[in-house]
RNA sequence: GAGUUUGAUCCUGGCUCAGGAUGAACGCUAGCGAUAGGCUUAACACAUGCAAGUCGAGGGGCAGCAUAAGAAGUAGCAAUACUUUUGGUGGCGACCGGCGGAUGGGUGAGUAACGCGUAUGCAACCUACCCUCUACAGGGAGAUAGCCCGUUGAAAGACGGAUUAAUAUUCCAUAUUAUCCAAGUAUCGCCUGAUAUUUAGAUGAAAGAUUUAUUGGUAGAGGAUGGGCAUGCGUUUCAUUAGUUUGUUGGUGAGGUAACGGCUCACCAAGACUACGAUGAAUAGGGGAACUGAGAGGUUUAUCCCCCACACUGGGACUGAGACACGGCCCAGACUCCUACGGGAGGCAGCAGUGAGGAAUAUUGGUCAAUGGACGAGAGUCUGAACCAGCCAAGUCGCGUGAUGGAUGACUGCCUUAUGGGUUGUAAACAUCUUUUAUACGGGAAUAAAGUGGCCUACGUGUAGGUUUUUGCAUGUACCGUAUGAAUAAGCAUCGGCUAACUUCGUGCCAGCAGCCGCGGUAAUACGAAGGAUGCGAGCGUUAUCCGGAUUUAUUGGGUUUAAAGGGUGCGCAGGCGGGAAAUUAAGUCAGGGGUGAAAUCUGGACGCUCAACGUUCAAAUUGCCUUUGAUACUGGUUUUCUUGAGUGUAGUUGAAGUAGGCGGAAUUCGUUGUGUAGCGGUGAAAUGCAUAGAUAUAACGAGGAACUCCGAUAGCGUAGGCAGCUUACUAAGCUAUUACUGACGCUCAUGCACGAAAGUGUGGGUAUCAAACAGGAUUAGAUACCCUGGUAGUCCACACAGUAAACGAUGAUUACUAGUUUUUGGUGAUAUACAAUCAGAGACUAAGCGAAAGCGAUAAGUAAUCCACCUGGGGAGUACGACGGCAACGAUGAAACUCAAAGGAAUUGACGGGGGCCCGCACAAGCGGAGGAACAUGUGGUUUAAUUCGAUGUUACGCGAGGAACCUUACCCGGGCUUGAAAUGCUACUGACCGACCAAGAAAUUGGUUUUCUGGCAACAGCAGUAGUGUAGGUGCUGCAUGGUUGUCGUCAGCUCGUGCCGUGAGGUGUCGGCUUAAGUGCCAUAACAAGCGCAACCCUCAUCGUUAGUUACUAACAGGUCAUGCUGAGGACUCUAACGAGACUGCCAUCGUAAGAUGUGAGGAAGGUGGGGAUGACGUCAAAUCAGCACGGCCCUUACGUCCGGGGCGACACACGUGUUACAAUGGGUGGUACAAUGGGCAGCUACCGGGCGACCGGAUGCUAAUCUCCAAAACCACUCCCAGUUCGGAUUGGAGUCUGCAACUCGACUCCAUGAAGCUGGAUUCGCUAGUAAUCGUAUAUCAGCCAUGAUACGGUGAACACGUUCCCGGGCCUUGUACACACCGCCCGUC
Repeated sequence: GAGUUUGAUCCUGGCUCAGGAUGAACGCUAGCGAUAGGCUUAACACAUGCAAGUCGAGGGGCAGCAUAAGAAGUAGCAAUACUUUUGGUGGCGACCGGCGGAUGGGUGAGUAACGCGUAUGCAACCUACCCUCUACAGGGAGAUAGCCCGUUGAAAGACGGAUUAAUAUUCCAUAUUAUCCAAGUAUCGCCUGAUAUUUAGAUGAAAGAUUUAUUGGUAGAGGAUGGGCAUGCGUUUCAUUAGUUUGUUGGUGAGGUAACGGCUCACCAAGACUACGAUGAAUAGGGGAACUGAGAGGUUUAUCCCCCACACUGGGACUGAGACACGGCCCAGACUCCUACGGGAGGCAGCAGUGAGGAAUAUUGGUCAAUGGACGAGAGUCUGAACCAGCCAAGUCGCGUGAUGGAUGACUGCCUUAUGGGUUGUAAACAUCUUUUAUACGGGAAUAAAGUGGCCUACGUGUAGGUUUUUGCAUGUACCGUAUGAAUAAGCAUCGGCUAACUUCGUGCCAGCAGCCGCGGUAAUACGAAGGAUGCGAGCGUUAUCCGGAUUUAUUGGGUUUAAAGGGUGCGCAGGCGGGAAAUUAAGUCAGGGGUGAAAUCUGGACGCUCAACGUUCAAAUUGCCUUUGAUACUGGUUUUCUUGAGUGUAGUUGAAGUAGGCGGAAUUCGUUGUGUAGCGGUGAAAUGCAUAGAUAUAACGAGGAACUCCGAUAGCGUAGGCAGCUUACUAAGCUAUUACUGACGCUCAUGCACGAAAGUGUGGGUAUCAAACAGGAUUAGAUACCCUGGUAGUCCACACAGUAAACGAUGAUUACUAGUUUUUGGUGAUAUACAAUCAGAGACUAAGCGAAAGCGAUAAGUAAUCCACCUGGGGAGUACGACGGCAACGAUGAAACUCAAAGGAAUUGACGGGGGCCCGCACAAGCGGAGGAACAUGUGGUUUAAUUCGAUGUUACGCGAGGAACCUUACCCGGGCUUGAAAUGCUACUGACCGACCAAGAAAUUGGUUUUCUGGCAACAGCAGUAGUGUAGGUGCUGCAUGGUUGUCGUCAGCUCGUGCCGUGAGGUGUCGGCUUAAGUGCCAUAACAAGCGCAACCCUCAUCGUUAGUUACUAACAGGUCAUGCUGAGGACUCUAACGAGACUGCCAUCGUAAGAUGUGAGGAAGGUGGGGAUGACGUCAAAUCAGCACGGCCCUUACGUCCGGGGCGACACACGUGUUACAAUGGGUGGUACAAUGGGCAGCUACCGGGCGACCGGAUGCUAAUCUCCAAAACCACUCCCAGUUCGGAUUGGAGUCUGCAACUCGACUCCAUGAAGCUGGAUUCGCUAGUAAUCGUAUAUCAGCCAUGAUACGGUGAACACGUUCCCGGGCCUUGUACACACCGCCCGUC
């Protein structure tokens, strides 16, 4: 820096990622070189080999080897060979002796310590070998190992006897600046003292060797080196470890040590350490340094260097200059091995190596050539130290796997919108070039400056120089040259975002991925594969760990009103911090100098390996500690002083401040008495309860306990908890005024002490009311609750405990500073109860500032200072354990495992609320008529079926798609056929007809036969038709959750937005809010908003009135003609009507109210009055709403079938359930007869007047009309008669019979007519629907579809024609404002508990 909490926002806060690193491990892959590294685990156990020896110039000697001479023997002619002997010589096993085995090398178990780091001290110490100086080395003695001879044992080994040497041991002598004792002098210092020096006495030495050059020995002094000890400071976590200690702390004396010291001992004293963390527990070798980081820090201690500790485990000493000793000794223990069972041997945390453990870590290699070490006079010997080599991509650095050209941009692969294009890709092929590397051959270093031996020179005689000889493991290596030839050499991870890189296929919440968010449920850039791309590259990824990012423990550099976080309050010891002036000091502080801060590392310069890593060298750095000389502002120490902080005094004043006592009235309850009678009480409604044994009510008297009405407040007092009738006593506090006194006496405060509501506990009282528990009655599905009736602890008092609260201002205390306005309490000064001022409080609003915002704002959450307390993701959990307190209840202290990716704060927009306000709607109410009961029609569910095709399913499906299923439709089922196909179309080839008619088979499709038979053009050919082939077809198959288009609904509800500006960190807000008004975001006023858009309204159509124009098929007033009659005819343009254009209505006028907009009125006028009635018109959006079966379309699927043709069946089934309707149940009616009045619309395969037939449906004739001309064409109503309340003269289902019509065809399955039959049904439960006027109700009519019709449906038309609305409390739906919210898939939400 990024991702992740949300619909979005800001903040808090955690989780995660990108970077670097590693002694790493694992997966895939692998050409070379250089360099550095390699048991992090079992301080587990170890076979085998090696890792410490050396000196014969210390010694006695001679086992083995070599050799010389002499002697003897054997063989041989002899030369000579062999054997024996002599330690004679070179040498030398074992032995005595000297030096070294205390270094080097390994490991990190222990250790929280003077162990380590740093600095200082030793007047309290040692130091072999090395260097310098002084002095000395005389004379004796006795042993012992070995060798030899024996004994014993399995062995390891042990023992005895004899003999022998030394630079082994020892005695005597001599001796200093040695040591001891005694006495003195001088100087100095750091506590005890140190140094120098004088005198006397006592004690202590020695070793020789040899090649005669030397070297070794003894005593002493000094140096160097290496150690020992002491001290200051620093050095992990836990207080859920708070007390520890008896050699403990100190002293005197003694012992011991190289040396100080309780180091040890005896005695004496009772101390010592500890909250600045003792003691205990856990963990751990420490440092230089390494990694990371801007730094401060954090983490680590592998490799290299320094120190420490350890050497199978524990203990002990010996030797020695040095050890309490890795490859020495003794004892004990565990383990392993040998054994003759009696006893013995061993210690890889040395180098290799083995087993084991483990994710995991190498060769039983070479050489002393170099560097270094031990011994030696030296040559030299030894050296798993060291230097080299081997193994391992385990790290870092370097090199390579080729370079240039090369497009018709080849082939393959992949993608695609597919005659094509893109990509792989200059990549390949091909051409030219190079040769690092590789392979082969040849040449070929440095590391040896040095040292050894020989010779020479110089002088200072043991050193330097010269010369010569010799010493190389690695190694024939590095390096160089020649030849060959692109020849020998590329992978890994990733590709949703963070994070560079995208497509196809497969899969279908499966398989799987995943660091976090998350991906996968049929179109996955997230899984698997492929193609392509990106990153790094001999490596690449993963895992683990550390730092970073993380200012997420905050010194640098955080916070605490609400996010985690202020202790309930006060007092107060330690601690921290602290007013003005002066002097002094110099601890802090600052400056200069000195010492130290090992080397390596890091940083910079230069140089060397071909470069680099790496190395060499110089510098810087090492921020620290110690010391010294100065400075003196600030802080500190000491002293003096001051008054403003703080306190005291004096004079006033305030209050429900506290403690104790006394007193008062009202009310509740109870008791007694009186009056009085049937209920009281209680609730939403009741019941339990009380009451005729007299309640409740009422009156009087009495008892007792508790609490104090009004005043009363936004008031007062108190540190907090808290405090209220009146009064008395005692006590405390604040404030004001004054400035008399003290003179910084102050602030804060861990531990501590005290106080601390209510409930609770103990003991003893008291008990009126109220009231946990409990009982009963209700409520309820239940009701261990809410409501009611009772009722005990308790509530009250005294004393004691407890110690917690949302103990809150969710805001610690103190001090100072920083604009104002306003209210109020108590004082003060003024003559002043006003106004203003001032001090101390209590509130409200606001400036600056602060804050994530809400908000805070002199009573700060502002600006600063001091001190205390507390916080570090959510849950687990304020839980468990431990210890403490408590009589108990409990309190206080206070984790972890595990789990999640969030939890949270403030604010925003919505949605929601059985929140609020305002308003509207046939929403309720007021009415009228229905549905729900019956029968039937129709649709749906269910069931059934070969099929009962499919879709629509709360409102917003269900007389819906369908405005018309007998065949067809038709998509479904059964059966029979076809396969370029039923239909469309391109091309090629062939044929010349096809169609039609007839006959035959068949259920038909279809097949076979007969017959007739083309057009244009001279022809080629073209048209048309058929057949065959081919490219195409076809699908009412799936997905409406891939889509277009269309539609429903909220809703004809009044809303939905934008530009600019302004406000806000931001999401957003404002505008669009507020007041009034409207049907309306309609308008007016106001206004940080001003304009605008989509909606509203208007513009459009229609109906209602009038005018003008025009009159045919319409009309007929006047005139005329005519008829049985009729606008029938002439005619007319008046009326009705028709259809075009206009007018008209705008709250325009009046009155009242109102700022206006507007409202009101039995207003006027008017055909119509406040939107005149009706229609069309449906904003942004919501419901993944409906439709792939109207159509179109992506993807998937079928292709002799999921396509297509035909016949038949089905969509019409039927125990049942629901919706929508029709007809009824009758007299406001039925029946019969008679008499009237419409509008819309239709009509030639049609409507049909009229005539005839039939009871009728209808039939047969016939005429008019392509329509304002002809025709379809009314019913309720009205007038009479009849029926008389019945299952009827209501009702018409069902059924039987007979017919009519349509149509190829009415069986499944049509409508209608006539006769007969005459079912249920007597007004319909809960519930529910429509409608506010020409509306409901009621009556018919027409039309589309259509051969006909299941139409009682739908869409239109007219006739007759009501009732009611007080009103907005309630139900439903909606709009605006506001409020709450833990909701945002938005209350059909979220979420808790039980089972």
The RNA shown here (small-subunit ribosomal RNA) has 1395 nucleotides and comes from an uncultured bacterium. Model confidence (mean pLDDT): 84 of 100. RNAcentral holds the sequence, with entries from ENA, Greengenes and SILVA.